Overview: This is a predicted structure of a 254-nucleotide part of an RNA (large-subunit ribosomal RNA, domain VI) from Pseudopediastrum boryanum. Rfam family: Bacterial large subunit ribosomal RNA. The organism belongs to Pseudopediastrum, within Eukaryota.
[in-house]
Context: one part of a larger RNA
RNA sequence: CGUUAGAGCGCUGAGAGGACCCUUAAAUAGUACGAGAGGAUUUUUAAGGUCGUGCCUAUGGUGUAUCAGUUCUCUCUCCAGAGGGAAACGCUGAGUAGCUACGCACGGUUUAGAUAACCGCUGAAAGCAUCUAAGUGGGAAGCUUUCCUCAAGAUGAGCGCUCUCCAUUAUGCCACAGCUAGACAAGCUGAUGAUAGGUAUCAGGUGAAAGGUCUGCAAGGAUUUGAGCCGAGAUAUACUAAAGGCCAAUUGAU
Repeated sequence: CGUUAGAGCGCUGAGAGGACCCUUAAAUAGUACGAGAGGAUUUUUAAGGUCGUGCCUAUGGUGUAUCAGUUCUCUCUCCAGAGGGAAACGCUGAGUAGCUACGCACGGUUUAGAUAACCGCUGAAAGCAUCUAAGUGGGAAGCUUUCCUCAAGAUGAGCGCUCUCCAUUAUGCCACAGCUAGACAAGCUGAUGAUAGGUAUCAGGUGAAAGGUCUGCAAGGAUUUGAGCCGAGAUAUACUAAAGGCCAAUUGAU
């Protein structure tokens, strides 16, 4: 922009894409078959592999400044205590959320039809024979369905329900606080408010802060103390910030 007024919600499904995979074991059964050796079709069950989709409760990984330890150096302020730098974490030990796999969950089932090679029935041309010429049955991981996803720009533009029509109204746009979303657009939530920040409590992480007291000549140790600190998590709380502004169909071509 179109779909012939403008919107909201929900459908149909032309069509498109994906998937439909494999192995082993057990029972049927040491049965059918076979002199024996050997050894099934079929049906059912169980386990696993690859692949795919989703997820983070647990198990692992990461977690660039969350906590602690520690070396050199500079600074504050001499000690103590801190902060900056040390190849875009100086090094080391851990690690919440998030993201992940090495982790967890789920999936391939089933149905119908037409067929290929092939196997048949009846059967002439050709008194026989012949699956074929008329007629007719079976038959594959393949084909069309069945299953999953998208889907009316399907210009062949479909269908149903509801709302609005002179009002700052249906609704939309910008802006604002944001994230379940995200390259940007888009999507989603938001004053009829827990959207973000702050604060409180908790979970969780780190692992026992500073200062004081006691003890030891001292290095140090004990105690106050499971302390102090803490990004993303949970709950609560309007304390702070979510100010405001604008377009526009208007009963619908001929």